[in-house]
A computed fold for a 94-nucleotide RNA, annotated as Glycine riboswitch aptamer. Its Rfam family is "Glycine riboswitch aptamer". About the family: This family represents the bacterial glycine riboswitch.
């Protein structure tokens, strides 16, 4: 020089589930019932270690749009996993 890949920033798409109920000057309280796509939990193969002693068994690593519903969320508005475009940077290979 050159920019993979990850992080940051703009923008644009972007689902679910009560505009249910009590109380109150007002819900950002309560009380039922219900979503999964912030963020969190759990684990399949698998793989490290101990015991056992011939493939057994215990611990502990271990993904998700799976799973739980902590947390969040249930008109709109914000927020939103993930998708594209775009800036900015310049850690990799060459």
């Nucleotide at each position: 020089c050159g920019g993979a890949g990850g992080a940051g920033c703009u923008c644009u798409g972007g689902a679910g589930a009560a505009u249910c109920u009590c109380u109150u000057a007002a819900a950002u309280g309560g009380g039922u019932g219900c979503c999964g796509a912030a963020g969190g939990u759990g684990c399949a193969a698998g793989g490290u270690a101990a015991a056992g002693g011939u493939u057994u068994u215990u611990a502990c690593c271990g993904a998700a749009u799976c799973u739980c519903u902590c947390a969040g969320g249930c008109a709109a508005a914000a927020g939103g996993a993930c998708a594209g475009a775009g800036c900015a940077g310049g850690c990799a290979a060459g």